[in-house]
Context: one part of a larger RNA
RNA sequence: GGCGUAAGGUGGAUGCCUAGGCAGUCAGAGGUGAUGAAGGACGUGGACAGCUGCGAUAAGCUUCGGGGAGUCGCUAGCAGGCAUUAAUCCGAAGAUUUCCGAAUGGGGAAACCUGUAGAAACUUGAUUUCUACAAUACAUUAUAAAUUCAUAGUAAUGUAUGACUAACUCAGGGAACUGAAACAUCUAAGUACCUGGAGGAAAAGAAAGAAAGCUCGAUUCCCUUAGUAGUGGCGAGCGAAGAGGGAAAAGCCUAAACUUUAAGAUGAAUAAUCUUGAAGGGUCAUGGGGCUUACAAAAUCAAUAAGUUUUGAUAGAUGAAUGGUAUGGAAAGGCCAGCCGUAGACGGUGACAGCCCGGUAAUCAAAAUUAAAAUAAGUUGUAGUAAGUACCCGAGUACCGCAGGACACGUGAAAUCCGGCGGGAAUUUGCGGGGACCAUCCCGUAAGGCUAAAUACUACUGAUUGACCGAUAGUGAACAAGUACCGCGAGGGAAAGGUGAAAAGAACCCCGGUUAGGGGAGUGAAAUAGUACCUGAAACCGUACGCCU
Numbered sequence: 001g002g003c004g005u006a007a008g009g010u011g012g013a014u015g016c017c018u019a020g021g022c023a024g025u026c027a028g029a030g031g032u033g034a035u036g037a038a039g040g041a042c043g044u045g046g047a048c049a050g051c052u053g054c055g056a057u058a059a060g061c062u063u064c065g066g067g068g069a070g071u072c073g074c075u076a077g078c079a080g081g082c083a084u085u086a087a088u089c090c091g092a093a094g095a096u097u098u099c100c101g102a103a104u105g106g107g108g109a110a111a112c113c114u115g116u117a118g119a120a121a122c123u124u125g126a127u128u129u130c131u132a133c134a135a136u137a138c139a140u141u142a143u144a145a146a147u148u149c150a151u152a153g154u155a156a157u158g159u160a161u162g163a164c165u166a167a168c169u170c171a172g173g174g175a176a177c178u179g180a181a182a183c184a185u186c187u188a189a190g191u192a193c194c195u196g197g198a199g200g201a202a203a204a205g206a207a208a209g210a211a212a213g214c215u216c217g218a219u220u221c222c223c224u225u226a227g228u229a230g231u232g233g234c235g236a237g238c239g240a241a242g243a244g245g246g247a248a249a250a251g252c253c254u255a256a257a258c259u260u261u262a263a264g265a266u267g268a269a270u271a272a273u274c275u276u277g278a279a280g281g282g283u284c285a286u287g288g289g290g291c292u293u294a295c296a297a298a299a300u301c302a303a304u305a306a307g308u309u310u311u312g313a314u315a316g317a318u319g320a321a322u323g324g325u326a327u328g329g330a331a332a333g334g335c336c337a338g339c340c341g342u343a344g345a346c347g348g349u350g351a352c353a354g355c356c357c358g359g360u361a362a363u364c365a366a367a368a369u370u371a372a373a374a375u376a377a378g379u380u381g382u383a384g385u386a387a388g389u390a391c392c393c394g395a396g397u398a399c400c401g402c403a404g405g406a407c408a409c410g411u412g413a414a415a416u417c418c419g420g421c422g423g424g425a426a427u428u429u430g431c432g433g434g435g436a437c438c439a440u441c442c443c444g445u446a447a448g449g450c451u452a453a454a455u456a457c458u459a460c461u462g463a464u465u466g467a468c469c470g471a472u473a474g475u476g477a478a479c480a481a482g483u484a485c486c487g488c489g490a491g492g493g494a495a496a497g498g499u500g501a502a503a504a505g506a507a508c509c510c511c512g513g514u515u516a517g518g519g520g521a522g523u524g525a526a527a528u529a530g531u532a533c534c535u536g537a538a539a540c541c542g543u544a545c546g547c548c549u
Base pairs, nucleotide, nucleotide: 001548002547003546004545005544006543008541009540015534016498017497020469021468022466023465024464025463026462027461028460029458030457031164032163039100040099041098042055043054044053046078050074051073061094062093063092064091065090066089070082071081072080105114106113107112115133116132117131118130119129120128121127122125135161136160137159138158139157140156141155142154143153168199169197170196171195172194173193179186183233209216210215220247221246222245223244230238231237251450252449253448254394258280259279260278261277262276263275264274265273266272285428287393288392289391290389291388292387293386294385295384301381302380303379304378307375308374309373310372311371312370313369314368316364317363318362322337323336324335325334338355339354340344346358347357348356399423400422401421402420404418405417406416409435430445431444432443433442434441485492486491505533508520509519510518511517
């Protein structure tokens, strides 16, 4: 030096575990904010670094309800308290709630500096405290220039807005990589991304529709039609619709004609006309309505929900049934003999418990706050017939031209829809559509508006499930985790779980530096379970012994 054996050290794999995650399902909820949010800074405990809670009333204050013996968070110990005159704790409603932050009196390098006006206090001061004071839009009132009236403007008051928030949604903008085996039309894609608005959903929506010679009857979503018809450097690709089957179903209000009326203008005028507003009227496609005349009549259905009732939510309550025996540190496992079950879900308990504990099935419960449903006698809305008349039926609109965009449809034979520029109608004998265009025929009634459900999503709350993970996995994060740390910054971003049933966490003695560490003693089933703590692999390190060189 090598090999082997043995007992160790180191190390932290493996096994077992789970306090945390992941993905669903079913319900709930779907917002918060100038009454100052979200998010922070700084404080706050007898002693307090961090987390949590809270806010100068500061791990808390008040009331109401629950609950019933301990309690002063994580967190032991010390000190000192509280509590059956009901504490701690749980729920509901309040009070307090520094400073920053939309941040809003002004400023500012966030958590700081500093005003004006008024009020209050006393220690009368270069004092302290309180209140008001941002902007924009709208409304009302007042005031008021050039400029006489007026208007612009200004001021006051009131209301609203502002910011945050996971996805879903609508709108305004809008790429490139990529694919086309290159690339330019095209694709990716109206995607990503930016901006704005809103809601619990949003959007859409009661036919100027779809069809085809038959008909259907608002919208939305799913299946199918169908990878079809089409479109396409007819390349790559893109890609419908009608019909059919389902989910859900709901329809309405205005403008105008006409009537009445208020104010104003023109006007000599209480005439007439016009303008603006208010009330009635009216709302449709077998066209409807108005007006005039003649008749006829008050029914049906719907909406609304203060109150009432019911059922829920936010604390809770009652809640069946087992003993013995041996082993063992410990019985829930074994053996013996029982019981309950509308409860044999689950978790815990010194090994595996229906009957030990918490619960579970079932049945109950609310002072306060809150959700949904039902309910009217109240309120509101809701139907005429015939004849005549020709008054009305949404204008810089429809439509056309040019150049674009959206439609599955790339300009094409290109209808349809949208806005830009330029032109520019008609009023029912009207107008639009039926994929150029024209005729016939059919369908509809634009240029105003509202509308539940079926549909999309899940930051958040509860319950529940898993041929999901089990600490290099599962979230980045089971632990003081978006922490430590890195970066000027935007930003990047860890590692780190396990004694034991119970601390019973090792009194006392010895060595040692009044150490560290160790040896005895003691605890414990176990200490090679001693807090560097379950198991404790390998690499690696020596020790002892044997053999070989």

About this RNA: The part of an RNA shown here (large-subunit ribosomal RNA, domain I) has 549 nucleotides and comes from Pajaroellobacter abortibovis. Its Rfam family is "Bacterial large subunit ribosomal RNA". Gene Ontology terms of the family: ribosome and structural constituent of ribosome. NCBI's taxonomy places the organism under Bacteria, Pseudomonadati, Polyangiales, Polyangiaceae, Pajaroellobacter. Its mean pLDDT, the model's own confidence on a scale to 100, is 85.